[in-house]
RNA sequence: UACUCAUCGAGAGAGGUGGAGGGACCGGCCCUGUGAGACCUCGGCAACCGACUGAUGAUUAGGAGGUGCCAAAUCCGGCAGAGAUCGACGGCAGGUCGAUUAUCUGGAAGAUGAGAG
Numbered sequence: 001u002a003c004u005c006a007u008c009g010a011g012a013g014a015g016g017u018g019g020a021g022g023g024a025c026c027g028g029c030c031c032u033g034u035g036a037g038a039c040c041u042c043g044g045c046a047a048c049c050g051a052c053u054g055a056u057g058a059u060u061a062g063g064a065g066g067u068g069c070c071a072a073a074u075c076c077g078g079c080a081g082a083g084a085u086c087g088a089c090g091g092c093a094g095g096u097c098g099a100u101u102a103u104c105u106g107g108a109a110g111a112u113g114a115g116a117g
Stems, first nucleotide, its partner, number of pairs: 003115006013042005021031003025078004043070003047067003052062004074109001079106004083101007
């Protein structure tokens, strides 16, 4: 780096270095000289794996350690369908079209873990 599977509305920040961007992409919105991202130290969380320990009929409780994470729902949307609201048309129909929507469902993309090559 491409593939498969699972999860993604929970949780958890201080100090130092440094000095302008950051939140993957696009649009929105937001964070940021009251110091961004990045790096270092210490601390924390517990999603996945899990040595080991206790109990068990199946299983279950804890858990060294590994990866990960510590603004906002993966910050919201992006594609499809449904709903709601508004507008236009209209043969006035339970119709058609368009716009909006942090409403719902599925998907795409992304992230993390585990697996397999």
Molecule: SAM riboswitch aptamer (S box leader)
Organism: Promineifilum sp.